[in-house]
Molecule: RNase P RNA; transfer RNA
Organism: Egibacteraceae bacterium
């Protein structure tokens, strides 16, 4: 130079004017004003994991539901690294939901003789028989056809034909030995029937792991339809009206109060706790404030151990909190695709992605205009 | 925000758990027939990439992932 394959970052830059959120601080009746600050690599999807939080701190059998090579790294995990084993590539590399199908059940449609302890259409050999077209019996599976899949490969021997029927080698499948490797598993050797399809993202075994619920969790204050109860005034003695405590509204049906509804531990059983309410149906208020909630499995930098994912020291630095829900427009200069023009200096038009916090963390997964950077691998030529 | 379910012909909808050969059923359409004509009746007709993609299998509407669109409930 070409062609590829992997892993990583950036995702416009500065400057001005106006506008928005939150935090200081001034000012304070309502304004306002100054200063700092103000989205992502996926903030998405909501598909795993945890951290908070309530549920009695959540016992026990069952049932469910999730993980699936091995070792290791994390708070955990379905995710990360690393190595093994199958598949693929000349190669760097890639892909694998990768444990069990001789534990059991079941499924293999249509073709096709036969789909799992298998079979005999076409064929091939023997035999009897014939009207020479074949027929019958009896062996065989080696070759043909069907199928996604048809009960090991080649070659020699064997036999009427053939056949693992016998022999070699070879593949696979057990069982034993010895050697590495923590392990998955690998390398050698022997010996055995001679071959025992396929799904387990079918039920199902094994091994392990898993309480529910979600920040609309959850606390605090506060308003409120109304009811009770006390105390005061009026009056037609039954209301009305004021004020203050207390609850947290009426109303109708059906169910209940220790002979216990009804609820919690996700389903059911067993056990164990709370329990005076509970469900359906009609009508009525509030839908407010603050706390959770911004210092965190936190970023960045150097050492250190490890291949490596990560982890330990040390330094350093604070980095968004709305709540109808801010982060935006508009101008100038530059950069960058792209077109068109050119007198090759330039110059004019148009674009600059995907998308947007709303408890926070760790993956994964899906989007994405354009461009940097780097390691390795093939292939042509040069030297 | 947070949890839930659903997507099959033009419409309502089976069939998905239990995979199987060319995916049904009603209504609508639409052609022929009857009628002077049109409804009513009779007769006949299915053209659906099962929401998309990938993947498990011999084989996928059905089972597994990941998108995409649509609905409900919530103090």
């Nucleotide at each position: 130079c070409g062609a590829g394959u992997c892993g990583g970052c950036c995702g416009g830059a500065c400057g001005g004017u106006c506008g928005c959120g939150g935090c200081a601080c001034c000012a304070g009746c309502c304004a306002g004003g100054u200063g700092c600050u103000g989205a992502g690599g996926a903030a998405a999807g909501u598909c795993c994991g945890g951290g908070c939080u309530c549920c009695a701190c959540a016992g026990g059998g069952c049932a469910g539901g999730g993980u699936g090579g091995u070792c290791g790294g994390u708070a955990a995990c379905a995710c990360c690294g690393a190595c093994c084993c199958g598949g693929g590539g000349u190669g760097a590399c890639c892909c694998g939901c990768g444990g069990g199908a001789a534990a059991g059940u079941g499924c293999c449609a249509c073709a096709g003789a036969g789909a799992a302890c298998a079979g005999a259409c076409c064929g091939c050999u023997c035999u009897g028989g014939u009207c020479c077209g074949c027929c019958a019996g009896a062996g065989c599976a080696a070759g043909g056809g069907u199928g996604a899949a048809a009960c090991g490969g080649u070659g020699c021997g064997g036999u009427a034909a053939g056949a693992g029927c016998g022999c070699a080698c070879c593949a696979g499948c057990g069982c034993c030995c010895g050697g590495g490797g923590u392990g998955a598993c690998c390398c050698g050797g022997g010996c055995g029937g001679c071959u025992c399809g396929g799904c387990a993202a079918a039920c199902c075994c094994c091994a392990c792991c898993c309480g529910g619920a979600g920040c609309a969790a959850g606390g605090u204050c506060g308003a409120g339809a109304g009811g009770u109860c006390u105390g005061g005034u009026c009056c037609u003695c039954g209301g009305a009206u004021c004020a203050g405590a207390c609850u947290g509204c009426c109303u109708g049906a059906g169910c209940g109060u220790u002979c216990g509804a009804g609820g919690g531990c996700u389903g059911c059983c067993c056990g164990c706790c709370c329990g005076a309410g509970c469900u359906c149906g009609g009508g009525g208020g509030u839908g407010g404030a603050c706390c959770g909630c911004a210092c965190g499995a936190g970023g960045c930098c150097a050492c250190u151990g490890g291949c490596a994912a990560c982890a330990g020291u040390g330094g350093u630095c604070c980095c968004a909190g709305a709540u109808g829900g801010a982060u935006g427009a508009c101008c100038g200069u530059c950069a960058c695709c792209g077109g068109g023009c050119u007198c090759c200096g330039g110059c004019c038009c148009g674009g600059u992605a995907c998308a947007g916090a709303a408890c926070c963390c760790g993956g994964c997964u899906u989007a994405c205009a354009g461009g940097c950077c780097g390691g390795c691998u093939c292939g042509u030529c040069c030297c | 925000g947070c949890c839930u379910c659903c997507g099959u012909a033009g419409c309502u909808c089976a069939g998905u758990c239990u995979g199987g050969u060319u995916a049904g059923a009603g209504c609508a359409a639409c052609c022929g027939g009857c009628u002077c004509u049109u409804a009513a009746c009779c007769g006949g007709u299915g053209u659906g990439u099962c929401g998309a993609a990938g993947g498990u299998u011999c084989g996928a509407a059905u089972c597994c992932u990941u998108c995409c669109g649509g609905g409900g409930g919530c103090a």